[in-house]
RNA sequence: CGCCGAGUCCGCCCAACAGCGGAACGGGGGAACCAAAUCUUGGGGUGAAUCCGGUCGCAAGACCGGACGGGGAAAUCUCAACUCCGAACCCGUCAGCUAACCUCGUAGGCGUUUGAGAGA
Numbered sequence: 001c002g003c004c005g006a007g008u009c010c011g012c013c014c015a016a017c018a019g020c021g022g023a024a025c026g027g028g029g030g031a032a033c034c035a036a037a038u039c040u041u042g043g044g045g046u047g048a049a050u051c052c053g054g055u056c057g058c059a060a061g062a063c064c065g066g067a068c069g070g071g072g073a074a075a076u077c078u079c080a081a082c083u084c085c086g087a088a089c090c091c092g093u094c095a096g097c098u099a100a101c102c103u104c105g106u107a108g109g110c111g112u113u114u115g116a117g118a119g120a
Stems, first nucleotide, its partner, number of pairs: 001111004008023005024106006034096001042094001043091004050067007068086005076118006
C1' cells in the first nucleotide's frame, strides 16, 4: 500500500494500555399468517467450506475423479481464460419463517491475475 473476512470509524478519559459511550457493518433469539420438522440414525448455529462415485485402510483417515460452492490489489459491475480454497469452531436435547422486542461480535490470518466490455 493492498488481500480474505462483519470485524471499521468517532467521542470521553489516560502518558499509553485498559475502561465507558455512539455510529456503521455483521450474527443469534423472537408473534400472527404460512410452512413444516422432530421424537437417538437427536437436532441446530457461524462460515464458501457440501454432495456423489472409486482406490488403499481394521478404523480414523489419505488419494483420485465428478457435480456444486467460494476467493484471486489499485473505484464498481459483467463476461472469458488461468489459478487457488472447499476448513475450523460453537450450542447442548433446544431454536422454521417471523413485526415489535431482546441479545451478541467488531477477530484472526496473509502479500493472490490477465484480457474484453458496460454504466456512473